Context: one part of a larger RNA
RNA sequence: GAUUGAACGCUGGCGGCAGGCCUAACACAUGCAAGUCGGGCGAGAAAGCACUUCGGUGUGAGUAGAGCGGCGGACGGGUGAGUAACGCGUAGGAAUUUGCCCAGUAGUGGGGGACAACAUGUGGAAACGCAUGCUAAUACCGCAUACGGCCCUACGGGGAAAGCAGGGGAUCUUCGGACCUUGCGCUAUUGGAGAAGCCUGCGUCGGAUUAGCUAGUUGGUGGGGUAAAGGCCCACCAAGGCGACGAUCCGUAGCUGGUCUGAGAGGAUGAUCAGCCACACCGGAAAUUCCACACGGCCCAGACUCCUACGAGGCACAGCAGUUGGGAAUAUUGGACAAUGGGGGAAACCCUGAUGCAGCCAUGCCGCGUGUGUGAAGAAGGCCUGCGGGUUGUAAAGCACUUUUGUUUGGGAGGAAAGGUUGAUGGUUAAUAGCCAUCAGCUGUGACGUUAACUGCAGAAUAAGCACCGGCUAACUCCGUGCCAGCAGCCGCGGUAAUACGGAGGGUGCAAGCGUUAAUC
Repeated sequence: GAUUGAACGCUGGCGGCAGGCCUAACACAUGCAAGUCGGGCGAGAAAGCACUUCGGUGUGAGUAGAGCGGCGGACGGGUGAGUAACGCGUAGGAAUUUGCCCAGUAGUGGGGGACAACAUGUGGAAACGCAUGCUAAUACCGCAUACGGCCCUACGGGGAAAGCAGGGGAUCUUCGGACCUUGCGCUAUUGGAGAAGCCUGCGUCGGAUUAGCUAGUUGGUGGGGUAAAGGCCCACCAAGGCGACGAUCCGUAGCUGGUCUGAGAGGAUGAUCAGCCACACCGGAAAUUCCACACGGCCCAGACUCCUACGAGGCACAGCAGUUGGGAAUAUUGGACAAUGGGGGAAACCCUGAUGCAGCCAUGCCGCGUGUGUGAAGAAGGCCUGCGGGUUGUAAAGCACUUUUGUUUGGGAGGAAAGGUUGAUGGUUAAUAGCCAUCAGCUGUGACGUUAACUGCAGAAUAAGCACCGGCUAACUCCGUGCCAGCAGCCGCGGUAAUACGGAGGGUGCAAGCGUUAAUC
């Protein structure tokens, strides 16, 4: 000099854009943060309204809230404890899987028995159950069929499915539909896209006051296991494997793109943003699933805490806010799904503390303002003085203007694309239904928001501090003090004229900041 996720002191007008628990991965009250689908399924209230013979009935409405079932809760969000490792970075590899999505091929036939919900009974303080009975399905299980690159002793064997919704001219009908067609699904399979798992070369902090380490250890054969190679696991066999090119052990640490600094080489660092990894009170374990050994899932054990009828139960903010504590120190228990994105759904739509916004903070960067011109009687006052004067100083006052910002007035973009409805055209089709696509008309969705920007009125009105002035280092005098009080980054000042302490006047430097401290180069 540059820089910072900074803090502290004094001071403080506005805006834009960013950033904001670096410490206790300490403990957490409360609310919210993951649901959705009735176009998979069976069942199904109440309020209100209408009628009423006052008993009810209809409607509400097949709506709410539950249940079975499907998809999603493996994404998104947080944190950096652990990890010196194929964890990360980079360059490669082969022995793999892949729901949803895209393209293709072939199917979607015929049956069965349950379990919730519900009803009845019953246990418990509660959490939550238990027994019996009834029932549906895109839930579950057989049968048929089978392209295969699945298995095989090559003969053969084994292996699938589910329907739902819209519309309809003939024909049939038990009047429910069949049938046709369209859309969405389902099954098997091929390829793709994106994603994931695995292996390897090289690189990746300090310590030798850590020199030897290793028995599933190193390799083989055979098996098991996995989506998949492999001591991954097991039986047997061999005795290997690593190490001064630093093994093992100890300490420290998430890694990277990057960031800061520097002419560079380097050095330091890894907040925000992005990629990867790891973790979810501590430890362990698996099941489900395309994917987890799963933050807001299950089970076991532990510590803590809460409830209890003492038998038994519940909880996990390193999600967003917020609280306690720790600390020099770090924000609101805010609005909205309008946009972008995600989950579900055919869609309308629902959910979304992701996200977009607002609030707080000079924490940083950038921009603007705190007036402009004129004005010498060089006013008054202050300070200095050699008492003549000098300086503050065109500074003020005065006069003439302007109105950024702030106050107030008014209308007012853009962020909006969608969605709905009507019509036209095209595709599908037996069809002018229906559905899909495109176009057009109408309608119509904004948290921010009293938005940005613009504009009218008024009025200099609302707005300057901080540090320093001995040298380094730009800037000097007086008074007080008297080795005292004090200053100090280094040299050093102070013991009676201190440009170095304290105050004043003046000056210098930065400026909504200025200094100090800490830290890096």
Small-subunit ribosomal RNA, 5' domain from an uncultured prokaryote, 521 nucleotides, folded computationally. The coordinates come from a structure-prediction model, not an experiment, and the mean pLDDT is 85.